[in-house]
RNA sequence: CAACUCCAUUGUGCGAACGCGGGGAGAGAUCCGUGAGGAAAGUCCGAGCAUCACAGAGCAGGGUAGCUGCUAACGGCAGCCGAGGGCGACCUUAGGGCAAGUGCAACAGAGAUAUACCGCCAUAGCUUCGCUGUGGUAAGGAUGGAAAGGCGAGGUAAGAGCUCACCGGAGCGUGGGAGACCACGCUGCCAUGUAAACCCUACCCGAUGCAACGCCGAUUGGUACGGAGGACAACACGCCUGCUCGGCGUGCUCCGAUAUAGGCGGCUUGAUCCCAAGGGCGACCUUGGGGGUAGAUAAAUGUUCGCGCACGACAGAACUCGGCUUACAGAUGGGGUUGUACG
Numbered sequence: 001c002a003a004c005u006c007c008a009u010u011g012u013g014c015g016a017a018c019g020c021g022g023g024g025a026g027a028g029a030u031c032c033g034u035g036a037g038g039a040a041a042g043u044c045c046g047a048g049c050a051u052c053a054c055a056g057a058g059c060a061g062g063g064u065a066g067c068u069g070c071u072a073a074c075g076g077c078a079g080c081c082g083a084g085g086g087c088g089a090c091c092u093u094a095g096g097g098c099a100a101g102u103g104c105a106a107c108a109g110a111g112a113u114a115u116a117c118c119g120c121c122a123u124a125g126c127u128u129c130g131c132u133g134u135g136g137u138a139a140g141g142a143u144g145g146a147a148a149g150g151c152g153a154g155g156u157a158a159g160a161g162c163u164c165a166c167c168g169g170a171g172c173g174u175g176g177g178a179g180a181c182c183a184c185g186c187u188g189c190c191a192u193g194u195a196a197a198c199c200c201u202a203c204c205c206g207a208u209g210c211a212a213c214g215c216c217g218a219u220u221g222g223u224a225c226g227g228a229g230g231a232c233a234a235c236a237c238g239c240c241u242g243c244u245c246g247g248c249g250u251g252c253u254c255c256g257a258u259a260u261a262g263g264c265g266g267c268u269u270g271a272u273c274c275c276a277a278g279g280g281c282g283a284c285c286u287u288g289g290g291g292g293u294a295g296a297u298a299a300a301u302g303u304u305c306g307c308g309c310a311c312g313a314c315a316g317a318a319c320u321c322g323g324c325u326u327a328c329a330g331a332u333g334g335g336g337u338u339g340u341a342c343g
Base pairs, nucleotide, nucleotide: 001339002338003337004336005335006334007333008332009331010330012308013307014306015305016304017303018302020035021034023032024031025030037314041325042324044323045322046321047320048319049209050208051207052206061205062204063203064202065201066080067079068078069077070076081095082093083092084091085090096200097199101198102197103194104193105192117141118140119137120136121135122134123133124132125131126130149167150166152164153163154162168189170187171186172185173184174183175182176181213265214264215263216262222258223257225256226255227254228253229252235251236250237249238248239247240246272291273290274289275288276287277286278285279284309312
């Protein structure tokens, strides 16, 4: 210098005027200060918080799936193991079980979990340079994604893990490791694929979400609610009581309770951020110091002007955190790899 690879940061700046949402000061006029993001997004996981439900256990349903750690927790993160890709830095990985059971595997092909179509070998017969029958064979050919471990040698009538070496795989043993797993040795090769098919195994999970939920509460309307007072003169209804008289209750007023409108809380200081020291490969942890103002409820964060330049991407809070995922013009910093040239 070129081509790559990984990680991180930033993502218009300054000023003025007028507005809008919170906060503070003031008797008031008014003044002061403050007001979106790395994803505020998707709402996909995990929590806090709240209400309801709940003895314990089980079923159903849902989720997770190598190991060891981190964490409040997680399906997240870190390191590692196995597998795959790359010369390499590095990247990818839904990575338990198909000898528990069931299902499925088109087409082709003789045969798809079991096979003899061609070929090869042996043998018998015949119309004997061949054909036919019977048997052996999985080496060779053909089909297929897949054909009974691969390859070489021995062996054989021809063949075959039939035997042997190497490789692969399985079981057992020994050693190493915290573990996933790795190495070596022995035995000896019947076990197709598919579980992002049903299913099995292990572990985890109560439901609903801040429009949760708690409090206040009307001058409004209601109540088969409670209390106090009043009327029964008249009228209506009910009860004692079938009828008459009589009595009691309801009606009316006030208070309370409850519900609604509305208001307040929940609401932003939290498993918080930054710096330093220490521990750890790391995720992260410990200690010390420091920092701090969105909080609306029909819902603010806007408009205009001046100056500068590289001329400005994706995008807008609604209870709060930890993650994941997705979108993103441009700019910047750092670690590393391979190649070339020079020293």